[in-house]
RNAcentral holds the sequence, with entries from MGnify. The RNA shown here (Bacterial RNase P class A) has 402 nucleotides and comes from a marine eukaryotic metagenome. Its mean pLDDT, the model's own confidence on a scale to 100, is 76. It matches the Rfam family "Bacterial RNase P class A". Rfam links the family to the GO terms ribonuclease P activity, dimeric ribonuclease P complex and tRNA processing.

RNA sequence: AGUAGGACGGGCGGUCGCCGUCCCGGUUCGGGUUUUCGGAUCGGGAGGGAGGAAAGUCCGGGCACCACCAGGCAGGAUGCCCGCUAACGGCGGGGCGGGGAAACCCGACGGACAGUGCCACAGAAACAUACCGCCCUUCCGGAAACGGAAGGGUAAGGGUGAAAUGGCGAGGUAAGAGCUCACCGCCCGGUCGGUAACGGCCGGGGCAGGGUAAACCCCAUCCGGUGCAAGGCCAAAUAGGGGGACGCAGGCGUCUGGCCAGUUCCCGGGUUGGCCGCUCGAUCCUUUCAGCAAUGGGAGGACUAGAUGGAUGACCGCACAGAGAUCGACUGCGGGGAGGAAGGCUAGAUCGUAAACCCGCGGCCGGACUUGGACAGAACCCGGCUUACAGUCCGACUUGUC
Numbered sequence: 001a002g003u004a005g006g007a008c009g010g011g012c013g014g015u016c017g018c019c020g021u022c023c024c025g026g027u028u029c030g031g032g033u034u035u036u037c038g039g040a041u042c043g044g045g046a047g048g049g050a051g052g053a054a055a056g057u058c059c060g061g062g063c064a065c066c067a068c069c070a071g072g073c074a075g076g077a078u079g080c081c082c083g084c085u086a087a088c089g090g091c092g093g094g095g096c097g098g099g100g101a102a103a104c105c106c107g108a109c110g111g112a113c114a115g116u117g118c119c120a121c122a123g124a125a126a127c128a129u130a131c132c133g134c135c136c137u138u139c140c141g142g143a144a145a146c147g148g149a150a151g152g153g154u155a156a157g158g159g160u161g162a163a164a165u166g167g168c169g170a171g172g173u174a175a176g177a178g179c180u181c182a183c184c185g186c187c188c189g190g191u192c193g194g195u196a197a198c199g200g201c202c203g204g205g206g207c208a209g210g211g212u213a214a215a216c217c218c219c220a221u222c223c224g225g226u227g228c229a230a231g232g233c234c235a236a237a238u239a240g241g242g243g244g245a246c247g248c249a250g251g252c253g254u255c256u257g258g259c260c261a262g263u264u265c266c267c268g269g270g271u272u273g274g275c276c277g278c279u280c281g282a283u284c285c286u287u288u289c290a291g292c293a294a295u296g297g298g299a300g301g302a303c304u305a306g307a308u309g310g311a312u313g314a315c316c317g318c319a320c321a322g323a324g325a326u327c328g329a330c331u332g333c334g335g336g337g338a339g340g341a342a343g344g345c346u347a348g349a350u351c352g353u354a355a356a357c358c359c360g361c362g363g364c365c366g367g368a369c370u371u372g373g374a375c376a377g378a379a380c381c382c383g384g385c386u387u388a389c390a391g392u393c394c395g396a397c398u399u400g401u402c
Base pairs, nucleotide, nucleotide: 001398002397003396005394006393007392008391011318012317013316014315015314016313018049019048021046022045023044024043025042026041027040028039029038030037031036051375055386056385058384059383060382061381062380063227064226065225066224075223076222077221078220079219080094081093082092083091084090095109096107097106098105099104110218111217115216116215117212118211119210131158132157133154134153135152136151137150138149139148140147141146166184167183169181170180171179185207186205187204188203189202190201191200192199193198231276232275233274234273241267242266243265244264245263246262250260251259252258283302284301285300286299287298288297289296290295320373322371323370324369326367327366328365330363331362332361333360334359335358336357343351344350345348
């Protein structure tokens, strides 16, 4: 100078408050009914009270209810291999590709002969292309060189582009071309190593018209839906009223929906309190064993917020990091001083500076002063990911200089 981790993330004291738990006492209500049990309320005491991300709600699981034979469609997610796990789109180890001098970092890393789409600008052409150039044939002009026209071949060269039909060399050809050959690349087969991804070696095939799938799509694997406002219990409420339809099977009525019951829909009205779920759990701490690790097993110990208009705070004092500007001491670098000078000696155009002092920019130590603690607030619970974060501490690795 850099690369990867881990831990902490304000401390101490005082005063006044807030939310649970437990204990004691008073008052009161209810049940048993002498002792007692439960609730409400008041007073006192003891002890507990946010995070590494509590956040975003992006994945996965537990739990709860609903649905469900199996399975499928639609939709979504994932996509090298092995392992871990309750599970994952997470994590660990490995492979391959890319970046870096290195430590190390990054990668949706299946398929582009199933089909469809797209490829800006430039360029003749971005999928089926000849602009320039090169070559051949015929015709015309010409003595010839060569020029022109028509037809054809050619992707080797030029030019455009992010990308132009494998690369490079040789042979070959009218000129060219995997047309042929060597090496590289690709595909296929064998063999060896590896659990595998894959890698090494050997042999064969001239293989042969691009790219793009976080474009549609194809293939494989996975996913039933909704979330603690889940869900359960208690209490309370569903009184009364207005309107529409039916009124065939009840009643009144001679008959007619005409009237009343009744059924049903709408309007409007009312109750919207309490308890459980709720925090003991894939839990945390110490240690040990297995494993490269993620992780798992054993032993011992701990209980660590549960609010529901939603507590976890406010003020004061004291030190401590940190920051700012200032003073003093020490010190580093650059410029001036400083003239290839002073000086040295082997006397050559050979060697070759330093300091005091001044100016500028820093570093570190000390003194006094001012300031001063980030991001952020649990809400059913866990495992991850992502994002935010002042400052402090701890080891590990790489590279450079002395």